[in-house]
Context: one part of a larger RNA
RNA sequence: CCCACGGCUAGACGAAAAGACCCCGUGAAGCUUUACUGCAGCUUGGUAUUGAAACGUGGUUAAGUCUGUUUAGAAUAGGUAGGAGACUUCGAGGCAACUCGAAGUCGCCAGUGAAAUACUACCCUGACUUAAUUAUGUUUCUAACUCCGACGAAAUCGGGGGACAGUGCCUGGUGGGCAGUUUAUCUGGGGCGGAUGCCUCCCAAAAGGUAACGGAGGCGUUUAUAAGGUCGGCUUGGCGCGGAUGGAAAUCGCGCUGAAAGUGCAAAGGCAGAAGCCGGCUUGACGGCAAGACCUACAAGUCGCGCCGAGAGGAAACUCGAACUUAGUGAACCGAUGCGUCCGUAUAGGCGGCGCAAAGAUCAUCGGAUAAAAGCUACUCCGGGGAUAACAGGCUCGUCAGGCCCGAGAGUCCAUAUCGACGGCCUGGUUCGGCACCUCGAUGUCGGCUCAUCGCAUCCUGGGGGCGGAGAAGUUCCCAAGGGUUUGGCUGUUCGCCAAUUAAAGCGGUACGUGAGCUGGGUUCAGAACGUCGUAAGACAGUUCGGUCUCCUAUCUGCCGUGGG
Numbered sequence: 001c002c003c004a005c006g007g008c009u010a011g012a013c014g015a016a017a018a019g020a021c022c023c024c025g026u027g028a029a030g031c032u033u034u035a036c037u038g039c040a041g042c043u044u045g046g047u048a049u050u051g052a053a054a055c056g057u058g059g060u061u062a063a064g065u066c067u068g069u070u071u072a073g074a075a076u077a078g079g080u081a082g083g084a085g086a087c088u089u090c091g092a093g094g095c096a097a098c099u100c101g102a103a104g105u106c107g108c109c110a111g112u113g114a115a116a117u118a119c120u121a122c123c124c125u126g127a128c129u130u131a132a133u134u135a136u137g138u139u140u141c142u143a144a145c146u147c148c149g150a151c152g153a154a155a156u157c158g159g160g161g162g163a164c165a166g167u168g169c170c171u172g173g174u175g176g177g178c179a180g181u182u183u184a185u186c187u188g189g190g191g192c193g194g195a196u197g198c199c200u201c202c203c204a205a206a207a208g209g210u211a212a213c214g215g216a217g218g219c220g221u222u223u224a225u226a227a228g229g230u231c232g233g234c235u236u237g238g239c240g241c242g243g244a245u246g247g248a249a250a251u252c253g254c255g256c257u258g259a260a261a262g263u264g265c266a267a268a269g270g271c272a273g274a275a276g277c278c279g280g281c282u283u284g285a286c287g288g289c290a291a292g293a294c295c296u297a298c299a300a301g302u303c304g305c306g307c308c309g310a311g312a313g314g315a316a317a318c319u320c321g322a323a324c325u326u327a328g329u330g331a332a333c334c335g336a337u338g339c340g341u342c343c344g345u346a347u348a349g350g351c352g353g354c355g356c357a358a359a360g361a362u363c364a365u366c367g368g369a370u371a372a373a374a375g376c377u378a379c380u381c382c383g384g385g386g387a388u389a390a391c392a393g394g395c396u397c398g399u400c401a402g403g404c405c406c407g408a409g410a411g412u413c414c415a416u417a418u419c420g421a422c423g424g425c426c427u428g429g430u431u432c433g434g435c436a437c438c439u440c441g442a443u444g445u446c447g448g449c450u451c452a453u454c455g456c457a458u459c460c461u462g463g464g465g466g467c468g469g470a471g472a473a474g475u476u477c478c479c480a481a482g483g484g485u486u487u488g489g490c491u492g493u494u495c496g497c498c499a500a501u502u503a504a505a506g507c508g509g510u511a512c513g514u515g516a517g518c519u520g521g522g523u524u525c526a527g528a529a530c531g532u533c534g535u536a537a538g539a540c541a542g543u544u545c546g547g548u549c550u551c552c553u554a555u556c557u558g559c560c561g562u563g564g565g
Base pairs, nucleotide, nucleotide: 001565002564003563004562005561006560007559008558010557011556012555015550022385023384024383025382027381028380029377030376031375032374035181036180037179038178039177041174042173043172045170046169047168048167049166051141052140053139054138055137056136057135058134059133060132061131062130063129064128065127066126068124075117078123079122080121081120082119085106086105087104088103089102090101091100092099093098145161146160147159148158149157150156184196185195186194193213197219198218199217200216201215202214220366221264222323223322228282229281230280231279232278233277234276236260237257238256239255240254241253242252262271263270265328267326268325269324286309287308288307289306292303293302294301298367311320312319313318334360337357338356339355340354342353343352344351345350392439393437394435395434396433398432400428401427402426403425404424405423409419410418446521447519448518449517451513452510453509454508455507456506459484460483461482462479463478464477465476466475467474486500487499488498489497490496527545528544529543530542531540532539533538
C1' cells in the first nucleotide's frame, strides 16, 4: 500500500416527511360578535275563515221641533224671494166649497234702521228628538271553529270555551338559533405605529424627468363692501437727523440706502412708469366656437391667435372669456331638478327616452371592486416562498473585547511605580445589533452527561525587566501553550450567589463543538387552571400541572482493532 472481517458514528449541509414555526394567496375550513346581508323562530297590526242580540259613543243621511240679543227701533230683526192681507170666536145664508155681518189679534201704513215685521216657500249657524245606515267599545248568546267525554272507527249527542283562539295572505319589530360572505395595500419579515389624493422647495448630478417608512412645509379654500374688469393716479420698507404734548413705536420735514416692504393663505419663481397702494365707472367671474402648441401609456391636465353675437371701461389706441403664477379636488353608473319647435307609445294634461345645463361623493384606501361587511384559530388545513422572519453560517463591526498614540490631571514634590480625562489610530470577530446572501420538496433549538480538539489576549507551574521593590507579600510589563486547571448547596439553567478546598480553580473558538452518541429539566402543538386583556371566539418573551426524541439494520469518506497478501 491492497483485501477481508469486527467495531465507533465526525462528515457525506446523511435517510424519512413538497416545514407544522414565519410570510404570501383578492386559497379553505371551524368558531365568535353590538361586522354585513338574509332565513327559521317569536311577536305587532290589517284582512279572510266570521255569525246573532242589547246597551253606550262617534260619523253620514232623512223627517220633525227649536235656535240666532251691536246701535236705533214697541222688541232677541239669521238670509233670500213672494206678499196686502192672515188667523180666531160668534151670528146669518148655503148640501158643500164658500159668501156676508159683528168683535178681537197680527200685518200693511207711519217710524227707526244697513236691512221691516202678518203669512208662505227655499235655505244658513248651532242644539235636541226619532229613524235608517256605518264605525267602534262593553256585555250576552250559539251555530262556524276548538277541547274533553260517551266500549268507539264513522255518524251523532252531552259538557267546557267561543266568534276569541287556531290557520292562510299582507305587514312593522325582534332575531349568531342557522346560513352565505367580507374583514385593503405599502412595509429593510409580519404585527403595532405611520402613510395612501393634490401644491411648493431640497435631494436631482446647470434641459426635461428621476427613488427611499429621505429632509422641510402647506391644501380640501377665499373674494360682489369686490381681493374681478377697465381708466386715472401713487410708491414701499429700513436707518440717520430735526420737530409741542409724543414715549422704542402715532403724525410732519430732510437725507441715506434701494426693493430688504407688500402680494387673502405654504414655499418657490416673479413683480417698481409695477402683479404692490388709492380712487371713478362697472360685471368679460360673458353666449357660440377655435388655428396652433405644451404635457402625456391611456384617461386626464395646460396655454391660446383669430371669427360671430351681445357688452364694460377709455377721448382714443386699446384692454377685458376672473384673481402675480403654481394647491383648494373625484371617472363612470344611479336617482332627482330646470330648459328643449327632439323621439317612442293603445288612454297623450300620462309614461318612457334623448339633448343641453347645473346640483347630490372625507367614493380621503382620493383611477373610485358592492347600495350594503368586523374578528379569533395553539383544533386547524391546502398551495407556495429561502422572493420573507426565528436557529446556525456569511458580510459588516455601530455596540462589544483588546492594544497603541497624545498626555490635561491624580499620585506630598514628580504626567508615564501605578491610574489616566478630552481626543486620535488600529486589531479581534466571543456580546447586542444591522443586512437578508446558501438552506422553508426541513441545516433539530437551551442546558446537562460523554468524548474531545485548537487559539493565547496565561489562572497555576517556568524565565525575565520596572516599582512609590528593606525582607516577606504584592503590583505592572515582556517571553512562554509542556502539563495542569477541585468537590458540593440553590436554580431547567448557561451565568451567578454561597460553602469547603487548591499551586491554580484561566478566557475564548470549534454549526453559542458534540441528540443517525445519551438525556429532555427549559423553550415551542393538542388537555387544564390562575392573573390580566378582550362583549366574545380567544390572547399574553406572564405563571402553573401534564405531555410519543424514528433507523436491534452504516452504502461511501473518516477513525480504532484483528487477520491475510
Large-subunit ribosomal RNA, domain V from a Patescibacteria group bacterium, 565 nucleotides, folded computationally. Lineage of the source: Bacteria > Bacteria candidate phyla. Its mean pLDDT, the model's own confidence on a scale to 100, is 82. Its Rfam family is "Bacterial large subunit ribosomal RNA". Its family is annotated with structural constituent of ribosome and ribosome in the Gene Ontology. The family is grouped with related families in Rfam's "LSU clan".